[in-house]
RNA sequence: UUAGAGUUCUGAUCAUGGCUCAGGAUGAACGCUGGCGGCGUGCUUAACACAUGCAAGUCGAACGAGCUUAUUCAUUACGAUUCCCUUCGGGGAUGACGAUCUAUAAGCGAGUGGCGGACGGGUGAGUAACGCGUGGAUAACCUGCCAUAUGCUGGGGGAUAACAGCUGGAAACAGCUGCUAAUACCGCAUGAUACUAUCGGAUCACAUGGUCUGAUAGCCAAAGCUCCGGCGGUAUAUGAUGGAUCCGCGUCUGAUUAGGCAGUUGGCGGGGUAACGGCCCACCAAACCGACGAUCAGUAGCCGACCUGAGAGGGUGACCGGCCACAUUGGGACUGAGACACGGCCCAGACUCCUACGGGAGGCAGCAGUGGGGAAUAUUGCACAAUGGAGGAAACUCUGAUGCAGCGACGCCGCGUGAGCGAUGAAGUAUUUCGGUAUGUAAAGCUCUAUCAGCAGGGAAGAAAGAAAUGACGGUACCUGAGUAAGAAGCACCGGCUAAAUACGUGCCAGCAGCCGCGGUAAUACGUAUGGUGCAAGCGUUAUCCGGAUUUACUGGGUGUUACUGGGAGUGUAGGCGGCCUGAUAAGUCCGAUGUGAAAACCCGCGGCUCAACUGCGGGAUUGCAUUGGAAACUGUUAAGCUGGAGUAUCGGAGAGGCAAGUGGAAUUCCUGGUGUAGCGGUGAAAUGCGUAGAUAUCAGGAGGAACACCAGUGGCGAAGGCGGCUUGCUGGACGACAACUGACGCUGAGGCUCGAAAGCAUGGGGAGCAAACAGGAUUAGAUACCCUGGUAGUCCAUGCCGUAAACGAUGAGUGCUAGGUGUUGGAGGGUUUCCGCCCUUCAGUGCCGCAGCUAACGCAUUAAGCACUCCGCCUGGGGAGUACGACCGCAAGGGUUGAAACUCAAAGGAAUUGACGGGGGCCCGCACAAGCGGUGGAGCAUGUGGUUUAAUUCGAAGCUACGCGAAAAACUUACCAGGUCUUGACAUCUUGCGCCACCCCAAAAAUAGGGCGUUUCCUUUCGGGAACGCAAUGACAGGGGGUGCAUGGUCGUCGUCAGCUCGUGUCGUGAAUGGUGGGUUAAGUCCCGCAACGAGCGCAACCCCUUGUUACUAGUUGCCAACAUUCAGUUGGGCACUCUAGUGAGACUGCCGGUGACAAACCGGAGGAAGGUGGGGACGACGUCAGAUCAUCAUGCCCCUUAUGACCUGGGCUACACACGUGCUACAAUGGACGGUACAACGAGUCGCGAACUCGCGAGGGCAAGCUAAUCUCUUAAAGUACGUCUCAGUUCGGAUUGUAGUCUGCAACUCGACUACAUGAAGUCGGAAUCGCUAGUAAUCGCGGAUCAGCACGCCGCGGUGAAUACGUUCCCGGGUCUUGUACACACCGCCCGUCACACCAUGGGAGUUUGUAAUGCCCAAAGCCGGUGGCCUAACCUUUUAGGAAGGAGCCGUCUAAGGCAGGACAGAUGACUGGGGUGAAGUCGAAACAAGGUAGCCGUAAU
Repeated sequence: UUAGAGUUCUGAUCAUGGCUCAGGAUGAACGCUGGCGGCGUGCUUAACACAUGCAAGUCGAACGAGCUUAUUCAUUACGAUUCCCUUCGGGGAUGACGAUCUAUAAGCGAGUGGCGGACGGGUGAGUAACGCGUGGAUAACCUGCCAUAUGCUGGGGGAUAACAGCUGGAAACAGCUGCUAAUACCGCAUGAUACUAUCGGAUCACAUGGUCUGAUAGCCAAAGCUCCGGCGGUAUAUGAUGGAUCCGCGUCUGAUUAGGCAGUUGGCGGGGUAACGGCCCACCAAACCGACGAUCAGUAGCCGACCUGAGAGGGUGACCGGCCACAUUGGGACUGAGACACGGCCCAGACUCCUACGGGAGGCAGCAGUGGGGAAUAUUGCACAAUGGAGGAAACUCUGAUGCAGCGACGCCGCGUGAGCGAUGAAGUAUUUCGGUAUGUAAAGCUCUAUCAGCAGGGAAGAAAGAAAUGACGGUACCUGAGUAAGAAGCACCGGCUAAAUACGUGCCAGCAGCCGCGGUAAUACGUAUGGUGCAAGCGUUAUCCGGAUUUACUGGGUGUUACUGGGAGUGUAGGCGGCCUGAUAAGUCCGAUGUGAAAACCCGCGGCUCAACUGCGGGAUUGCAUUGGAAACUGUUAAGCUGGAGUAUCGGAGAGGCAAGUGGAAUUCCUGGUGUAGCGGUGAAAUGCGUAGAUAUCAGGAGGAACACCAGUGGCGAAGGCGGCUUGCUGGACGACAACUGACGCUGAGGCUCGAAAGCAUGGGGAGCAAACAGGAUUAGAUACCCUGGUAGUCCAUGCCGUAAACGAUGAGUGCUAGGUGUUGGAGGGUUUCCGCCCUUCAGUGCCGCAGCUAACGCAUUAAGCACUCCGCCUGGGGAGUACGACCGCAAGGGUUGAAACUCAAAGGAAUUGACGGGGGCCCGCACAAGCGGUGGAGCAUGUGGUUUAAUUCGAAGCUACGCGAAAAACUUACCAGGUCUUGACAUCUUGCGCCACCCCAAAAAUAGGGCGUUUCCUUUCGGGAACGCAAUGACAGGGGGUGCAUGGUCGUCGUCAGCUCGUGUCGUGAAUGGUGGGUUAAGUCCCGCAACGAGCGCAACCCCUUGUUACUAGUUGCCAACAUUCAGUUGGGCACUCUAGUGAGACUGCCGGUGACAAACCGGAGGAAGGUGGGGACGACGUCAGAUCAUCAUGCCCCUUAUGACCUGGGCUACACACGUGCUACAAUGGACGGUACAACGAGUCGCGAACUCGCGAGGGCAAGCUAAUCUCUUAAAGUACGUCUCAGUUCGGAUUGUAGUCUGCAACUCGACUACAUGAAGUCGGAAUCGCUAGUAAUCGCGGAUCAGCACGCCGCGGUGAAUACGUUCCCGGGUCUUGUACACACCGCCCGUCACACCAUGGGAGUUUGUAAUGCCCAAAGCCGGUGGCCUAACCUUUUAGGAAGGAGCCGUCUAAGGCAGGACAGAUGACUGGGGUGAAGUCGAAACAAGGUAGCCGUAAU
């Protein structure tokens, strides 16, 4: 001293894997905001261009001349002024300003000369390099000023600037003539321990060599100035400082850059340099560098350090410090101690400026500043006071170095914007359930303080020693005083991550967004407000870096599936790694010491600014490198050995190992012949095809090619691919036994080389069968397919290519170790055995199961995916893409190997889990099918719906689960339409005023309007009034069948009366799990057994309730009547036995018996019983599903309307009618119709009612009217049935639609639009296509009865009873459900998911006739300046001489080598652009199909080929 989270990707889980966030940092920028101070810091872009000023000068104690000033010596007059004398002509004196000159002092600006302009300051263009860092070397080096030491400083000479004159020029400047000085220049003398040469001596070393020393010879110097103190000059040696060169190691990316190099590599000899060296030259040799990455390309100044990080690392190279490089671009030298020189020179190029057009001038990457570029970076400031530098002896001068100030919140640090008390919880604001809550002690108010800013007073240190002088900053820091809460708070955020929520607005719009994602009318996610959270003179955003990220893994990852990842296999080179023993060595390794690792920075400690930032001092650290001393275990090296690894020899057996040759039978096909006749073949079904010219079938013979049945086996062999009849030949490898030989000879293996299925290619053969392509036939909406009939390449052989596969054990090779069990193949040994055989041990293979361990799980498990070691290959999100470009290979191939990017997404993928689904499987159930009975679908009518129509045909319901449903619409209902009306309203509450209900008439369609008449209902009373009611007014409000059932409650439907749905504890698993799976059984998750489960809850069942079936008891009216009496009649008396009614009980529980079963649960059979295995029927509906239905029953949030979407009225509509569908009724008839006779129910209803009897009417019904608030009366005659007769198979005596006429009833009203009756009319229909519905027993079918609704209206609905069947073999199939299992790419769950073309839009990208720009080189041409070399004639003060002038030496000129720029040329590389074109990505709800996921409906996939 190491922190995680979100998201995905899931319905959930685990792992993999990417993306994103929280942290820190910055020379930053932008947005909003901004009080003070300190310390830092500030062109990251255009090494773009620069106006203006400044940034390097200094020395008169090196020199000459000039000028100025002052003083001064002297001279001078054409003598200013003043004074004196005067004969007025003049004389004398004075002597200013001047001039010349001597000397002194000071100054000025040029010049000669010296030193300095090589430092300081700037920038990072270039540079991948000995450039930098680090450590060494120089025995291959130089060093001005400085220090130390030793000497010397003698004597001469000739010039030249300045200056003057002349000349040229616009200027810059230049030339000629003449004069002059020096510490300028040049000889001479002297001179060594220096240097050179030769010859020695001693000594050392590291190869060349070094050091010390002796002799001889040669060679080399100087400058003076002075204030007299000194300052200089010169030679040598040493030191110091600074520099130069060389070497080891380290120092970015790319191999889609693999070969590079010609002075290149080395030698000999020269030249050159301070010095080594191909540094340069001549000659000779042909080397040298490179997979340990040369060369090339791209990028980049390097380091101390800075940021981050636990560290290892990663990133950066601002400020400060060290080194390097550069100074407009390129080249070059000169001077000098030092430069190839930022503010020097020459040349060339570009640019700018001046010009008289001839020619000239310039270089801010110094400090300020300007323009430009840019998101972006400051003042044309003060001062040399300090520190430092240059010159000078010094004073001093210069210094945009530096010290300071200014500007910028750019950063870090510090301070402030007040403190205490203060509840009525003020106002305002926001919200609200209207009560309140929040802002909030916050404010106000009272008390207090004064940091900062402001004002006033005082006022430094920095200044050096020793008296004075000297401060830019600066009247600054600091101190003191008075006085006022006054002048000083913002920014971001509030869905999760992530601290912090509400309201309104908006309505997939506007917008937000770091990731997930928010927004489609109730947004904690947008915008605003209030409130809150965080930080604070800042806060956010953006950009970049590190971290988190163990997500490139050295520390510290992986590679069966996977998720990305084992090379197809072998051989083998380099390399890496390597058995046992002994000795040596000391490269690695370990320990110690020394040097170095600059300072600053970092850490620790102690100090200074009030603190801090900042800063001073000391220590640590600087993990490194080098030198040196030691150790010797391990690795390495070396020497000598060993046998265990490896190999060889001998013996033995096994084998589809390979290659070549030969050979065999079966089968298919074809040919020939025979027999034989009409079909064959093929399919789901067919057709194409073959066949009367004789097929198929069958027999015989023949031909040809390919493949080898049985044996045959998770058997064998091989490195892999792969290998299968038999025989022969050649040949490789493995194994066993033995233990003779060699003696580590081994393992792995980048490149390399070889082998390498199928398909494919080339050439030549061959060709029976099969069979891409192709043709035809089917299928289909289509069918370029699946199926069928044919059929060519090909499949076969030889030779040569190709080099890939799901080349798979999806598992690289080798070695060792780590429980077992059981097969099998090939050997060996032992035991037993007559034989067959069996058993034990062991080696080598090949399988299965399984422990530990591993693994995300699945699984692996001595044949590891375990534990370890060695080596190799490969991986790092998905798509784009194994694509493009480039290179290599190939005859070619949509070829192979290698192999990107832009762009785009937040995922993609794995294993396992739960569901759901499957044109997967198993088991089970259900009127699900089947077996039956009766219907629907056809007709007419009724009714509902759709559609259409309409002023309106109100609205809702929509597969099952809408459609005789909400729901019996003439008005009302009523919601719709037309017209007429009302506006506090038809209805509710509150306020005010007035009044007191009623009734009648008229007008109008009515609502309404007008008039008349009338005067009190109740309660209380304090006689005022109150309540109710009516009218008028006012505004709060009423009202809404308006919207949203996708905001809701409630209710309901459905799966489904299906047997399921969950939980606690425990356990296994990382987890989703288990329990609930399994064996039986059941109607049932019902029960039993077993089981890591044990239990529980809601469901099931049962209890409970209703009802039905048996019975007991109790009770008998309105019920009943056996006995008694009575009557037409249980009518009455009587009775309560029976029936019945209705209350309480009993009864049924697999209780009993037998069998089966597992000694279970249970099932089967039986007894008894009224009833038997849930006795029958009902009510009762788990968790949930369908955003199922309903805002139009009701309730309700929100939205909307408010003289209307509210309310009233009249009339109309919901009843329409070409048509379609659902549900029903009636039928089509004789098991029937019609007529009359006759028998037997139950449930119910009734006073605004049921209504008897009597009477009238053909009838519906009418009149009158008894009884009944119902076991009493009424509805109320049940019908089918039954017994006679009739009809006699017809559109009928079936059927009754439709229509006409006449009526009845209800009702204000019956036209639109009721029901019924009578008479007349008498339609379709003769049993219903495809299809489809109900029902398992008192059921279906059939028959009637009652009720609700209701004034009236029932074929519907809800009930009731009467008569009363058939069938169920069974579970293959259809439908639905349950459960187990399987597959899955589905989870909105198959009405799922999802692929490709095409069309449209946008984006990036490849190709592309080309066009264009740039980069680095190469070759040739031309060649400036310049160094070097040469040079006839020419020129030249110093030196020499033989004195004419020559020599020595030098110069100009010319020539030559080299060479910048320029020109020409062909290539290379890179960028931009390009008509057109290729694919790719993204996009909303486009088109066509349906490829994949289930057996995905032809299993899928890989390689290859054709289409």
Source information
Small-subunit ribosomal RNA from uncultured Lactobacillus sp., 1507 nucleotides, folded computationally. The prediction has a mean pLDDT of 81. Lineage of the source: Bacteria > Bacillati > Bacillota > Lactobacillaceae > Lactobacillus. The RNAcentral record of the sequence draws on ENA and SILVA.